[in-house]
Formats: sequence, structure tokens, C1' cells
RNA sequence: GGGGCGCUAGCUCAGUUGGGAGAGCAUCAGAAUGGCAUUCUGGGGGUCAGCGGUUCAACUCCGCUGCGCUCCA
Repeated sequence: GGGGCGCUAGCUCAGUUGGGAGAGCAUCAGAAUGGCAUUCUGGGGGUCAGCGGUUCAACUCCGCUGCGCUCCA
């Protein structure tokens, strides 16, 4: 220098054929218990890596850039 894959909540990840942004853990509140642990119920938490393009509409499609892994030179 070139090719491939990945980037979504604090962490690990899902997200189908373009139209609702989600799960588990964590965290907060409440209940059960004499208390802790634990269980149950509920809540909060997002620049979907960044910018641009296509589209009525983009996490999703296209281009460029950044970061990480990997292969080739």
C1' cells in the first nucleotide's frame, strides 16, 4: 500500500425484506425477609463510530474517513 470482517445502552450482543431501536448482565426504585443473600415487579440509560449521498422514510443501501481484528505484499 491492497483485500476481507467488525463498530448498536456501562459490559456482552441481537436487530429478518428499508418503516416499532431491543435482550441478557449491570444500575435505580418497590415488594417478599428480623437483616443480608436471593427472587419477583417496574423504571432510567442510545450522536446505531463520523461525514456525505439515494429514498416519502436509513442501524439497514451506496461512497469517503476513523478505530480494531485478520490476510496478502
The RNA shown here (transfer RNA) has 73 nucleotides and comes from a Pseudomonadota bacterium. The organism belongs to Pseudomonadota, within Bacteria. Its Rfam family is "tRNA". By type it is a transfer RNA.